Overview:
Predicted 3D model of a 392-nucleotide RNA (Bacterial RNase P class A) from uncultured Pedococcus sp. The RNAcentral record of the sequence draws on MGnify. It matches the Rfam family "Bacterial RNase P class A". About the family: Ribonuclease P (RNase P) is a ubiquitous endoribonuclease, found in archaea, bacteria and eukarya as well as chloroplasts and mitochondria. The family's RNA type in Rfam is ribozyme. Model confidence (mean pLDDT): 77 of 100.
């Protein structure tokens, strides 16, 4: 210079007017109004994607769906979260990045190109003292007008068709291991050597994914599980409009099943089964639209120290004040600070350009609590802070 990882702040003070919640004086018959005083949004409060608290229903029991998790080993109330490590990739590094169990259980799919896409495939090339076919010289017969004509056998050539071949071209993301040799009519793990890879054994070091080394085998196995599946584990539902409490208003009519030949509920996916049970289901009409609790101190924060690589966990001190309910937490104003931008002055510098100083003007993102907590993602105008890496 140039990059990598982490942490932290989210404008400060003052005035003015306004909003909640809670305490006090005061005033009202109340409902409530005035003043005064305390507090009064966030790093994500957001999204509601994951996990727990708590609260209600269920808390005989089975089995069959469903759905979620997936290296390994650890934290933690939990977890699809975090650490450490293992593996595969990427970067020259710091470091990043993985939707990382099984594709020898079975089933499906592989677009387009391409001859041929899973126990494949002859388009183009290659091939013999292979077949078949068509020309067919030299030759051998006959014939001539001497110029060649006809016929017959055969070598060649390697034309067409059959056949053989997976080296070589060409298509593709992907063409059934790679090199090099022997073989062949031309090939070909058909066979050898070495390599790669896979599977079995052993031995070594690790808790453990796995890692490194010996040996043996058959010589080759494609890709997809966020496709069905198959393995191991985990899941009970609803969610604060949860859940109670008082207070208040109201009107009943019609049909159907039922009381041990049992409606109808509960066991919130279904089924078997268990259990409560005398009232219940539906359609039609009426009432209500308030108040209180739950409601916020809690797996909390900082600091020290102690175990641990860390995530976290022990103990010791000190620190915390939103609790609305149609939903409050804001608005002008000054002064001062960030950032930018324009103009001057002063310094450096050959210039581009940089730094101080003033002066003016302009921005200040994202975003807003509603039962509470850990998490993950997403948004954000700027600016500071620490560590470490390349290169000079």
């Nucleotide at each position: 210079g140039a990059g990598u990882c982490g942490g932290c702040c989210a404008g400060a003070c003052g005035g003015u007017c306004g909003c909640g919640u809670c305490g006090g004086u005061g005033c009202g018959g109340g409902a409530g109004c005035a003043c005064c005083g305390c507090c009064g949004a966030g790093g994500a409060a957001c999204g509601u994607c994951c996990g727990g608290g708590c609260u209600c229903c269920a808390c005989a029991g089975g089995g069959c769906a469903a759905g979620g998790u997936g290296g390994u080993g650890g934290c933690u109330a939990a977890c699809g979260g975090c650490c450490a490590c293992c593996c595969g990739g990427g970067g020259u590094g710091a470091c990043c990045c993985g939707c990382g169990g099984g594709a020898c259980a079975g089933u499906g799919c592989c677009a387009c190109a391409g001859a041929g896409a899973a126990c494949a495939g002859a388009c183009c090339g290659c091939c013999a003292c292979g077949c078949g076919g068509a020309c067919g010289a030299c030759c051998c017969g006959g014939c001539u007008u001497c110029g060649g004509c006809c016929g017959g056998a055969c070598a060649g050539g390697c034309c067409c068709g059959c056949g053989g071949u997976a080296a070589g071209g060409g298509u593709g993301a992907a063409a059934c291991g790679g090199u090099g040799g022997u073989g062949u009519a031309a090939g070909a793990g058909a066979c050898c050597a070495c390599c790669a890879g896979c599977g079995g054994g052993c031995c070594a070091g690790g808790u453990g994914a796995c890692u490194g080394g010996c040996u043996c085998g058959g010589c080759u196995a494609g890709g997809u599980a966020a496709a069905c599946c198959c393995c191991a584990c985990c899941u009970g539902g609803a969610g604060c409009a949860a859940g109670c409490u008082c207070a208040g208003a109201c009107a009943g009519u019609g049909c159907g099943c039922g009381u041990u030949c049992g409606a109808g509920g509960g066991c919130g996916g279904c089924c078997c089964g268990c259990c409560c049970g005398a009232g219940u289901g539906c359609a039609c009409g009426g009432g209500u639209a308030g108040a209180g609790c739950g409601c916020u101190g809690g797996a909390g924060g900082c600091a020290g120290u102690c175990g641990g690589c860390a995530a976290c966990g022990g103990c010791u001190g000190u620190c915390c004040u939103a609790g609305a309910u149609g939903g409050a937490u804001g608005a002008c104003c000054g002064u001062c600070u960030c950032c930018c931008g324009u103009c001057g002055g002063c310094c450096g510098g050959u210039a581009a350009c940089g730094g101080c100083c003033g002066a003016c003007g302009g921005u200040g993102a994202c975003a807003g609590a509603a039962c509470c907590c850990g998490g993950c993602g997403u948004a954000u105008c700027g600016g500071c802070c620490g560590a470490c890496u390349c290169a000079u």